Context: one part of a larger RNA
RNA sequence: UGACGGGCACCCGCACAAGCGGUGGAGCAUGCUGUUUAAUUCGACACUACGCGAAGAACCUUACCUAGAUUUGACAUCCCGGGCAAAGCUAUAGAAAUAUAGUGGAGGCUAUCCCGGUGACAGAUGGUGCAUGGUUGUCGUCAGCUCGUGUCGUGAGAUGUUUGGUUAAGUCCAACAACGAGCGCAACCCUCGUCUUUAGUUGCUAACAUUUAGUUGAGAACUCUAAAGAUACUGCCGGUGUAAACUGGAGGAAGGUGGGGAUGACGUCAAAUCAUCAUGCCUCUUACAUCUAGGGCUACAGGCGUGCUACAAUGGCUGGUACAACGAGUCGCAACACGGCAACGUGAAGCUAAUCUCUGAAAGCCAGUCCCAGUUCGGAUUGGAGUCUGCAACUCGACUCCAUGAAGUUGGAAUCGCUAGUAAUCGCGAAUCAGAAUGUCGCGGUGAAUACGUUCUCGGGUGUUGUACA
Numbered sequence: 001u002g003a004c005g006g007g008c009a010c011c012c013g014c015a016c017a018a019g020c021g022g023u024g025g026a027g028c029a030u031g032c033u034g035u036u037u038a039a040u041u042c043g044a045c046a047c048u049a050c051g052c053g054a055a056g057a058a059c060c061u062u063a064c065c066u067a068g069a070u071u072u073g074a075c076a077u078c079c080c081g082g083g084c085a086a087a088g089c090u091a092u093a094g095a096a097a098u099a100u101a102g103u104g105g106a107g108g109c110u111a112u113c114c115c116g117g118u119g120a121c122a123g124a125u126g127g128u129g130c131a132u133g134g135u136u137g138u139c140g141u142c143a144g145c146u147c148g149u150g151u152c153g154u155g156a157g158a159u160g161u162u163u164g165g166u167u168a169a170g171u172c173c174a175a176c177a178a179c180g181a182g183c184g185c186a187a188c189c190c191u192c193g194u195c196u197u198u199a200g201u202u203g204c205u206a207a208c209a210u211u212u213a214g215u216u217g218a219g220a221a222c223u224c225u226a227a228a229g230a231u232a233c234u235g236c237c238g239g240u241g242u243a244a245a246c247u248g249g250a251g252g253a254a255g256g257u258g259g260g261g262a263u264g265a266c267g268u269c270a271a272a273u274c275a276u277c278a279u280g281c282c283u284c285u286u287a288c289a290u291c292u293a294g295g296g297c298u299a300c301a302g303g304c305g306u307g308c309u310a311c312a313a314u315g316g317c318u319g320g321u322a323c324a325a326c327g328a329g330u331c332g333c334a335a336c337a338c339g340g341c342a343a344c345g346u347g348a349a350g351c352u353a354a355u356c357u358c359u360g361a362a363a364g365c366c367a368g369u370c371c372c373a374g375u376u377c378g379g380a381u382u383g384g385a386g387u388c389u390g391c392a393a394c395u396c397g398a399c400u401c402c403a404u405g406a407a408g409u410u411g412g413a414a415u416c417g418c419u420a421g422u423a424a425u426c427g428c429g430a431a432u433c434a435g436a437a438u439g440u441c442g443c444g445g446u447g448a449a450u451a452c453g454u455u456c457u458c459g460g461g462u463g464u465u466g467u468a469c470a
Stems, first nucleotide, its partner, number of pairs: 001470002003467003007464007015454002019418005026309008034300002042053002064295007073121001077120002079117005088103006123284002126282003132278002134273003137269001139267001144183006150159003162175004189261004194230007204219002208217002233255001236249005311411001315370007327358003332351002336347004377408001382403007424446007
């Protein structure tokens, strides 16, 4: 000087407390472990692995296994020889890869195109993340981490960065052997909230006319759209204070960081990744490379994590009825009509979209019914019949209808999230995608309770103290 303490003091955080809802019990979905297997490819393991890489494993993907094939190779460059002929199509053999025959006629003829050969080489999701780059997680959006000059100390170092206030903040103020500066904080960026100006179609409709309907004329006010601006600064007033600031108030759409996002200092964990990519070294080179078919990654005694659906009456079912936002669409979204109980099918308008479509949101509200039951709760499982995608749904897809109707009556020890348009609850959209979400990322609807407080638990910051630690 650090690190540590079941030392002290001060401070902060959904850290506790106060509340609300869960997980842990059930069924299922999904990931992991373990076991099994020819293979169940690989990676990730306290917080910081486990709905993670994977924004989507039937084939492909695919790296794994079995079997069948190839060996200058599926891909690149160079050299030599030959060529009228390559891809595609058809036939035969085959599971296919591939081989043979016919057809075909691109590119090239300087042979740059094809075939054959030779080796240089290609190739490797083989190893090492403890050789690395790059990227990422975490402490932590915590308020810290440093430097120059000066001064002090024999020196390691100290000071500054401490102290008293204050702040979300090493934020600012005052004092001070310090005076300044840098990386962080804040602000500058995006978005939401208010207003103005500009603009007025595909969007809007107050007045006039018109219509089933902003439908049409018309209007440019309103809403909205999207560009440019304005607005908030403790600016003003009272109180406290040397000041910084705090507290109350006015005005205001908004008040003291207005809400949210992006933004992650010096560093820590030999943290993660050689399987995104790049790359040193090592290893394989008739195989650890490459192609193909089938299988596997989907197995199933047990255990764990994350979720979905429930156990019901603040509910289930039936009928009627109201109100969104974000988005996506031509290899597409598909109105509407007809058929089907339905999934969906047949025909088909419109739309490269503020124009058309996905798109009737659901919870809600109004009626009816059920009457506390393992039930008109719950929907697992199983049987049957179908639909769709796709060469192909057996292993192993989603959906529909009929039948079946399991566990489950609120969950032990323990444990998680959340402070406001939040939790809870309700639906909608998108990426990936032929098909395949209870996951992920977004969007809006309805919309709470509680916070006395900092003794305790956890994590962090500052000062100080002790130390047989470095």
Record summary: Small-subunit ribosomal RNA, 3' major domain from an uncultured bacterium, 470 nucleotides, folded computationally. RNAcentral holds the full RNA, with entries from ENA and SILVA. Model confidence (mean pLDDT): 84 of 100.